[in-house]
Molecule: Fluoride riboswitch aptamer (crcB RNA motif)
Organism: Acidimicrobiales bacterium
């Protein structure tokens, strides 16, 4: 580098894909965001953060500056 052979292959973690890591969960399950008002719930109203659980990468989205 190239071949056969055996044995492994879950799924979740508020918006998309990969790679690593981390926790959780076992189909009866993990997950389905925050703050603030209405008395509490429900249930509306306003309001505020992110494509990540975490970290790198790409992609869509937004704002600035350059050319």
């Nucleotide at each position: 580098c190239u071949u056969g052979g055996u044995g492994g292959c879950g799924g979740c973690g508020a918006u998309g894909a990969a790679g690593c890591u981390c926790g959780c969960c076992u189909u009866u399950g993990a997950a389905c965001g925050c703050g603030u008002c209405g008395c509490u719930c429900c249930c509306g109203g306003c309001g505020c953060u992110g494509a990540u659980g975490g970290c790198u990468u790409c992609u869509g989205c937004u704002u600035g500056c350059g050319a």